[in-house]
Context: one part of a larger RNA
RNA sequence: CUGGGCGUAAAGGGGGCGUAGGCGGUCUAAAGGGUCAUAUGUUAAAGGAUACGGCUUAACCGUAGAGCUGCGUAUGAAACCGUUAGACUUGAGGGUAGCAGAGGAAAAGGGAAUUACCACUGUAGGGGUGAAAUCCGUAGAGAGUGGUAAGAAUGCCAGUGGCGCAGGCGCUUUUCUGGGUUACACCUGACGCUGAGGCCCGAAAGCCAGGGGAGCGAACCGGAUUAGAUACCCGGGUAGUCCUGGCCGUAAACGAUGCUCACUAGGUGUAGUAGGUCGACAGGCCUGCUGUGCUGAGGCCAACGCGAUAAGUGAGCCGCCUGGGGAGUACGUCCGCAAGGAUGAAACUC
Numbered sequence: 001c002u003g004g005g006c007g008u009a010a011a012g013g014g015g016g017c018g019u020a021g022g023c024g025g026u027c028u029a030a031a032g033g034g035u036c037a038u039a040u041g042u043u044a045a046a047g048g049a050u051a052c053g054g055c056u057u058a059a060c061c062g063u064a065g066a067g068c069u070g071c072g073u074a075u076g077a078a079a080c081c082g083u084u085a086g087a088c089u090u091g092a093g094g095g096u097a098g099c100a101g102a103g104g105a106a107a108a109g110g111g112a113a114u115u116a117c118c119a120c121u122g123u124a125g126g127g128g129u130g131a132a133a134u135c136c137g138u139a140g141a142g143a144g145u146g147g148u149a150a151g152a153a154u155g156c157c158a159g160u161g162g163c164g165c166a167g168g169c170g171c172u173u174u175u176c177u178g179g180g181u182u183a184c185a186c187c188u189g190a191c192g193c194u195g196a197g198g199c200c201c202g203a204a205a206g207c208c209a210g211g212g213g214a215g216c217g218a219a220c221c222g223g224a225u226u227a228g229a230u231a232c233c234c235g236g237g238u239a240g241u242c243c244u245g246g247c248c249g250u251a252a253a254c255g256a257u258g259c260u261c262a263c264u265a266g267g268u269g270u271a272g273u274a275g276g277u278c279g280a281c282a283g284g285c286c287u288g289c290u291g292u293g294c295u296g297a298g299g300c301c302a303a304c305g306c307g308a309u310a311a312g313u314g315a316g317c318c319g320c321c322u323g324g325g326g327a328g329u330a331c332g333u334c335c336g337c338a339a340g341g342a343u344g345a346a347a348c349u350c
Base pairs, nucleotide, nucleotide: 003322004321005320006319007304008303012318014201015200016199017198021194022193023192025088026087027086028085029084030083033081034080035077036076037075038074039073040072041071042070050064051063052062053061054060091191092188093187094186095184096183097182098181099180103177104176105175106174107173108172109171110154114150115149116148117147118146119145120144125136126135162169163168206247207246208245209244210243211242215241216240220236221235222234223233258317259316260315261314262313263312266295267294268293269292270291271290272289273288274287275286276285277284278283299306300305323350324349325348332343333342334341335340
C1' cells in the first nucleotide's frame, strides 16, 4: 500500500464553530470535459509467454506471429458523473403564534446550619475512640437563652425529571442573552452533510497578581495503633477550597460507543407539546411530533450484550489502530511563568 478493524481484545479526536478538500435532492434542455464504442498510429531491439527450428540433449541460440498496458488522432453514443442555462419543493433556512427548562452572564435579596465574639443563666466536666490519649475547661468550658459578625453551601420540592455541544448547571427576584420544541405550510429555493489545518470552549488540581478565609483540609505538628507506622483512627493545622483578572489544557473529559441521513416488529414507563374524544370539569382514553428509560422480534456479536437513543441494514465525510515491554520515554520542534502539555521514535528484549 491492498485489506481488516475501533462498547469491553490495539483503536472515536474532551467538545464546538468552520477554511481547503471530499460527498450531494427532483425535472428539462444544451454542449460533449470525465465515461463508453469503433478505426488507426505508436508503445525500439533484447528479455518474458506461445509455436516451430539449430547445436547429440539441456542451458544457450534462431525464426515467426500474437498479446497486455499507456498515450495520440479520427468518427460516434449521451444513460451516469461533471459543466452551462432554466425550473421545482420534499433537504436546509426563514416567518407567524404558542410552550417547557438547575442553558449562560450580571446585580440585588433570603432563611437554616456552622464558627467566632459579647451578655445572661449555670457547674464540673466536655470532646474523642475499638479502647484511649493528645485537646478544651474553675482565668468558668460543654449544655441553655439572647445579640453581633463572617464566609461557604443552598435542605424538603427532587424524579433512570429538566437544560446544555461537551466540560457542566439546583434558594428567590430582576435585567441582558443562547439554544430547543409544537402548530400553521406563508416566504427563500439545494442555500446541504462532513470537515485536514485553524479558531474558540474546556472538571479538578496547579500557577501569577489582588482580595477573602466560616467550615473542610494536601503539607506539617502532636496523640494513639504497631515489631515499625513517614498510614488507616483521634486533636490541631498551612497552601488550597471562595471572589476578580490572567495562565494551564489535562481526566475512567465514559455511553470507555465520532457526526449526518435513510430504512427495519412489538410492549411498557416518564418529560414537553398539538389535535381528537368522553366527562361529574377532577381527570381519563386515542392519535401525532420531540426528548429520556426499561423490555424485546428479526438481525448483529467471540461472548457479555446491542436492539428505531443499534453494537441491525446501507450511504457520505473525519479521527484512530496494526503483538507485549522499552515508552507516551529519548531527541528535535512548538506551546507554557513554572508545573508541564502537544507531536513522538530507536537500539535492545520476549
Molecule: small-subunit ribosomal RNA, central domain
Organism: uncultured organism